[in-house]
Context: one part of a larger RNA
């Protein structure tokens, strides 16, 4: 020195845990905010410096109402010292709510300076000081005045704008991608939606999501790459209103001296410079359609009654009003409350049944013996592994307050149908369409249809009009140029069940985690769990200056002592063989 053996130090693996996180899955919820929000500064505890919770000068709270229970005065953290006890814990309503911050009297380096109006209190009574009110802007309105808006908000969602890297093995058309970011807008969803779509000579019937059809058919420097529809299975399902033409009425202007209009209508009477007639606006009725509907017009059938339509008799689906009958409803179709009642959500409660028995052990839930309950042997805790100890589980019940659903009544609406003729009138114009320039359709100008629209041109009028992928015919089909509309979908949140992960897993974050620490910023971001069944955390002594160590006790163990197991690597100490 080298090998081998015990025995140790230093590491932290690994094993076993779990208080934390992640997914799916169901079932409820989804907006806050000038009544001042989100986030924040700063203060609140007898003893409180600090981190977390909680609250706000009424400050780990304050009042009410309901539920529980004998303890309670949060936690890192114990002690002292003092209370509380219908007190405290849970929940529901309210009351306080310092200063920033849309921040809103002006200012401002946020958490601070400083003013005006008006009332009050105090005061040296005209000084100060204290409290409280009022004063931004913008818009809109019936303006001395209300009223609304500003600001936030995970994700999801419609609009308006919109990259590059990359890929094509290099790069420009192309892709990436209308993606990523910015910006506005509303909402719990949001978009879309009730055919001027499709279809293929059968037919089908709004939208949305889904699985397919299908990586098909097409696109394409025919590269790289995008990339659909038809139909079929499934979710869910709901369909309304309006302009208009026509009647009434209102305003306003224009016109007209009736034989020609007009007062519902037939006759006969009587009136009309508007009671008529036309533009022009406006309220209400009537209407909403594609085998075209609808108004106008004529006829026909159908509840009752009253008034009223100049005046007499008849007539009148002409008005308006009542009463009956019917139908409908507040999430679109008209739109508000209330009242019963029944479920439900925010606290909760009842809830079976084993043992002082042997053994083992520090302990019993093991083992044995003998029981017992199960509509309850999910699962959790107890000093090992417990139906029967403890929390619970099945089942069963329970709300004063405050949410929400739902059904009934209160209410509140609404009530003509058919038929026939097709002569008239109505059915959304700078539209539709074209040119030319551009974006969107899977579809890159192409044989490019459809959709949109910057610029110029620009129809028809139901004997019309769009569409079927240039166009032309025939034929099918739809009816543009108004709006509304619920579910099924997309996201976050709460409970609750289930999977898989156990601490270099799993959420960066099980620990004072968006923490500390880096960065002028924007931003970027850790690392760290684990004594023991209790703390019973080692009283006394003895070496130390102290650490730290040997006794001494505690405990099952202490090589369990600030700790679970403690493995390699790497450092020793003994001993044995060898050189």
């Nucleotide at each position: 020195g080298g090998c081998u053996c015990a025995c140790g130090g230093u590491g932290a693996a690994u094993g076993c845990c779990u208080u934390g996180g992640g997914a799916u899955c169901a079932a409820g919820g989804a907006c806050c905010g000038a009544u001042g929000a989100a986030g924040g500064g700063c203060g609140c505890g007898g003893u409180a410096a600090g981190g977390c919770u909680g609250c706000g000068a009424u400050a780990a709270g304050c009042c009410u109402c309901g539920a529980u229970u004998a303890g309670c005065c949060g936690u890192c953290u114990a002690a002292c010292g003092g209370g509380c006890u219908u007190a405290g814990u849970c929940g529901a309503g309210g009351a306080u709510u310092c200063c920033c911050g849309a921040a809103u009297g002006g200012g401002g380096a946020a958490a601070c300076c400083u003013g005006u109006u008006c009332c009050g209190g105090u005061g040296u009574u005209g000084a100060g000081c204290c409290g409280g009110u009022u004063c931004a802007u913008c818009u809109g309105c019936a303006u001395a005045g209300c009223a609304g808006a500003g600001g936030g908000u995970a994700a999801g969602u419609g609009g308006g704008g919109g990259a590059a890297c990359u890929g094509a093995a290099a790069c420009a058309u192309c892709u990436a991608a209308g993606u990523a970011c910015c910006c506005c807008g509303a909402g719990g969803a949001a978009a879309a939606u009730a055919a001027a779509u499709c279809a293929a000579c059968c037919g089908a019937g709004a939208u949305u999501c889904u699985c397919u059809u299908a990586g098909u058919a097409g696109u394409g420097g025919c590269g790289a790459a995008c990339g659909a529809a038809c139909g079929g299975g499934g979710a869910a399902u709901a369909g309304g209103c309006c302009a208009a033409a026509c009647c009434c009425c209102u305003a306003u202007g224009a016109c007209u001296u009736a034989g020609u209009g007009g007062u519902g209508u037939a006759a006969g009477g009587a009136c009309c410079u508007a009671u008529g007639u036309c533009a022009u606006a406006g309220c209400g009725g009537u209407g909403u359609c594609g085998u075209a509907g609808g108004a106008g017009g004529c006829a026909u059938c159908u509840g009752a009654a009253a008034u009223c339509g100049c005046c007499u008799u008849g007539c009148c689906a002409g008005a308006u009003u009542u009463c009956a009958a019917g139908a409908a409803g507040u999430u679109a179709c008209a739109a508000a409350a209330c009242a019963u009642g029944a479920g439900u959500u925010u606290a909760g409660u009842c809830g079976a049944a084993g043992g002082a028995c042997c053994c083992u052990g520090g302990g019993a839930a093991g083992g044995g013996c003998c029981g017992u309950c199960g509509u309850a042997g999910a699962g959790g805790g107890u000093g090992a592994u417990a139906g029967c100890c403890c929390c619970g589980u099945a089942g069963a019940c329970g709300a004063a307050a405050a949410g929400u659903u739902c059904a009934u009544g209160u209410c509140u609406u609404c009530u003509g149908a058919u038929g026939c003729a097709u002569u008239u009138c109505c059915u959304a114009a700078g539209u539709a369409c074209c040119a030319c320039g551009g974006g969107a359709c899977a579809c890159g100008a192409g044989a490019a249809a459809u959709c949109u629209u910057g610029u110029g041109g620009g129809a028809a009028g139901u004997c019309g009009g769009g569409g079927g992928g240039a166009c032309c015919a025939c034929c099918c089909u739809c009816c543009a140029a108004g709006c509304c509309u619920a579910a099924a979908u997309a996201u976050c949140c709460u409970u609750g069940a289930u999977c898989a992960c156990c601490a270099u897993a799993g959420c960066g974050a099980a620990c004072a985690a968006g923490u500390a620490c880096c960065g002028u910023g924007a931003g970027g971001g850790a690392a760290a769990g684990g004594u023991g069944a209790a703390a019973a955390g080692a009283a006394c002594c003895c070496c130390u200056a102290g650490c730290g160590g040997g006794g001494a006790g505690u405990g099952a163990a202490a090589u369990a002592g600030a700790c679970c197991u403690g493995a390699a690597a790497c450092c020793g100490u003994g001993a044995g063989c060898u050189u």